RNA sequence: CGUCCGGAACCGCCGAGUCCCCCGCGGGGGAGCCGGGGAACCAACCGGGCUCCUCGGGGUGAAUCGACGCGAUGUCGUAGGGCUUCUCCGGCCCGAACCCGUCAGCUAACCCGGCAGGCGGCGAGGAGAGGAGAC
Numbered sequence: 001c002g003u004c005c006g007g008a009a010c011c012g013c014c015g016a017g018u019c020c021c022c023c024g025c026g027g028g029g030g031a032g033c034c035g036g037g038g039a040a041c042c043a044a045c046c047g048g049g050c051u052c053c054u055c056g057g058g059g060u061g062a063a064u065c066g067a068c069g070c071g072a073u074g075u076c077g078u079a080g081g082g083c084u085u086c087u088c089c090g091g092c093c094c095g096a097a098c099c100c101g102u103c104a105g106c107u108a109a110c111c112c113g114g115c116a117g118g119c120g121g122c123g124a125g126g127a128g129a130g131g132a133g134a135c
Base pairs, nucleotide, nucleotide: 010121011120012119013118014117018031019030020029021028022027032115033114034113035112036111037110042105056103057100058099059098060097065077066076067075068074080094081093082092083091084090086128087127088126089125
């Protein structure tokens, strides 16, 4: 000097996932944010009755769907999402997991719940738009 691995601090990213106060440290309260349930109207449904059947159905989330595969925590794609300061082109990454329990369209009032986790320190930008500063 270079390379690799690990750590701390700091900076940054995804996400509602933050902030403040009290505390006996178990927790409690508030603000803000996110989500669910829930009228009328609207949407959906459509003669009435009886019987039978089931791939139930729904929600959070970007995270669905398809092909191959006996299958797998598999492979390849993909709706979709994120980063690249805003847009377009180009590039890169993700494309999980969980809950309710036979119940749910929308939805004022009202009611209920949540505020976890995870990742990066790289270089792939170009054009346009916008902005700041200086003169």

Notes: Predicted 3D model of a 135-nucleotide RNA (c-di-AMP riboswitch aptamer (ydaO/yuaA leader)). Its mean pLDDT, the model's own confidence on a scale to 100, is 76. Of the family's consensus pairs, 96% are formed in the model.